Context: one part of a larger RNA
RNA sequence: CCCCCUUUAAGGAACUCUGCAAAAUAGCACCGUAUCUUCGGUAUAAGGUGUGCCUACUUAAGUUAGAAGACUUGCUCUUCGAAGCUAGAGAGGUUGCAACAAAGAGUCCCUCCCGACUGUUUACCAAAAACACAGCACUUUGCUAACUCGUAAGAGGAUGUAUAAGGUGUGACGCCUGCCCGGUGCUGGAAGGUUAAUUGAUGAUGUUAGAGCAAUCGAAGCAUUUGAUCGAAGCCCCAGUAAACGGCGGCCGUAACUAUAACGGUCCUAAGGUAGCGAAAUUCCUUGUCGGUUAAAUACCGACCUGCAUGAAUGGCGUAACGAGAUGGGAGCUGUCUCAAAGGGGGAUCCA
Repeated sequence: CCCCCUUUAAGGAACUCUGCAAAAUAGCACCGUAUCUUCGGUAUAAGGUGUGCCUACUUAAGUUAGAAGACUUGCUCUUCGAAGCUAGAGAGGUUGCAACAAAGAGUCCCUCCCGACUGUUUACCAAAAACACAGCACUUUGCUAACUCGUAAGAGGAUGUAUAAGGUGUGACGCCUGCCCGGUGCUGGAAGGUUAAUUGAUGAUGUUAGAGCAAUCGAAGCAUUUGAUCGAAGCCCCAGUAAACGGCGGCCGUAACUAUAACGGUCCUAAGGUAGCGAAAUUCCUUGUCGGUUAAAUACCGACCUGCAUGAAUGGCGUAACGAGAUGGGAGCUGUCUCAAAGGGGGAUCCA
């Protein structure tokens, strides 16, 4: 010097990103127990008191020698019950600094965010607000089901049958879940347009029997090519559908102080954000403004609303209980600190 541990005057979080770490609390019995609540809880809430040993003291209980009674005479039933023992309560006494004397053995309260909960997860830096969940909703599927695996046979689904099975989203519970179908998707429709293979009308070209004095023309066939006509789904088209993917405006004016605008005008849109909540796990400006907490607060809590860029199952807002979750405050407690000291054990290094 390093590691582990013990103790500490006075103060007691002044330490620090943060009470990190440590200290503290702790068993059992009795008393007592707020707020909120889904009436189950919260709750061991909080907060108190007691706790060892002795007694020839008191007391209720159990056990029982024994006694009495009854008849159905039995290893019977009923009643009473000494001593001792068992496990309690009380009273008195007694030792110690201290009696759950060691060991082991909850810190508690208030506020708020998130997630309802128990559970699951990044084996080896993340345990969470992430995942799951019961519940809710949409959707597919009529059974040789949909769907999944397999080339297939076949198998799972299921020895199930729509109160079933698959997929998707949301995520207990309470109150709710607004407007938009123009775009994308899905479902339905089928008049018209377009449209594949198919079919192969017609034309063109090459070849040449033949015609022609020649130039050239040229049947049939064969070959190359052209592509009329026929032609389904799809797409275009017409509807529906948002707990499908998603979306949910701007400018100007106006009230008898001022300010503001219930009101009016205008442009655009498929429709212009409803109820709620709101400087929020979302707020840039921002340490917004006001109130509370502090001597002092960019924090926290309660409000306001000017929401850069909240908002309703991509769920909105509440919510008892729960949480090795996040924030703030308080009590207790302490070497975290003021400010350091002493001791014990182990190690390193140096010297012998």
Molecule: large-subunit ribosomal RNA, domain IV
Organism: Arcobacteraceae bacterium